SAM riboswitch aptamer (S box leader) from Oceanobacillus damuensis, 107 nucleotides, folded computationally.

RNA sequence: CUCUUAUUCAGAGUCGGUGGAGGGACAGACCCGAUGAAACCCAGCAACCAUCACUGUGGUGAAAAGGUGCUAACCUGAUGCAAGGAUCAUUCCUUGAACAAUAAGAG
Numbered sequence: 001c002u003c004u005u006a007u008u009c010a011g012a013g014u015c016g017g018u019g020g021a022g023g024g025a026c027a028g029a030c031c032c033g034a035u036g037a038a039a040c041c042c043a044g045c046a047a048c049c050a051u052c053a054c055u056g057u058g059g060u061g062a063a064a065a066g067g068u069g070c071u072a073a074c075c076u077g078a079u080g081c082a083a084g085g086a087u088c089a090u091u092c093c094u095u096g097a098a099c100a101a102u103a104a105g106a107g
Stems, first nucleotide, its partner, number of pairs: 001107008013042001016041003022032003026080002029076001043071003048067002051062004077099001081096006
C1' cells in the first nucleotide's frame, strides 16, 4: 500500500506542561484558533487485540499493568452519489452506496 471482517452509539483536558500558527481527512460551506492551532509529554476515556474466570465453544463477565486507538461542535465522520417520503416552496426525514477513520487478520 491492497484485500477481508467488525465498529463509526456513548465516554474522556472549555482551567495541566512544552510549543508558537495553524486546525476540523477531501470539496463547497460552516466553524475552532494569540482568551494560544498543529505536534510532543502528562492526565483521562473506551475496551479492538492480548490477559484472567466461566462456558452450551456461539459467547458472557472481570481488570486496566501490555500493543493500539480516542479526548471542540446544536453529535460538524452533518451535506456530497442513488432511491424513497413530507412540503406550494424554502427545507427536512429515511434507507443504501461511495469516500474516510480505527482495530484484528491476510497478501

Its mean pLDDT, the model's own confidence on a scale to 100, is 78. The model forms 97% of the base pairs in the Rfam consensus.